[in-house]
RNA sequence: AGCAGAAAAAGGCAAACCAGUCGAAAGGCUGGGACGCAAAGUUUCAGAUCUACGGUCUAAAGACUAAGAUGGCUGAACUGCCUCG
Numbered sequence: 001a002g003c004a005g006a007a008a009a010a011g012g013c014a015a016a017c018c019a020g021u022c023g024a025a026a027g028g029c030u031g032g033g034a035c036g037c038a039a040a041g042u043u044u045c046a047g048a049u050c051u052a053c054g055g056u057c058u059a060a061a062g063a064c065u066a067a068g069a070u071g072g073c074u075g076a077a078c079u080g081c082c083u084c085g
Base pairs, nucleotide, nucleotide: 003085004083005082012037013036017032018031019030020029021028022027035072041078042077043076045075046074047073048070049069050068054065055064056063057062
């Protein structure tokens, strides 16, 4: 330096749910809370998924649409703690 992750240490993050708050929604943020996580650190670059305010079509019902969202869906890029190996 690269690969790998058995046990442990120092620590870290925090699902569901609840309260508050922002948002049209998906969902975000803050606090509580821990299902889990060795990248559950960062980035929507590729794919996937969710939503559909607005827009398009429609007589209507409804359909389509990301510029919105998920990095705790997968890949990729960048960065990082520990040590049986």
This is a predicted structure of an 85-nucleotide RNA (c-di-GMP-I riboswitch aptamer) from Domibacillus sp. PGB-M46. It was read from a public genome assembly, where an Rfam model found it. Lineage of the source: Bacteria > Bacillati > Bacillota > Bacillaceae > Domibacillus.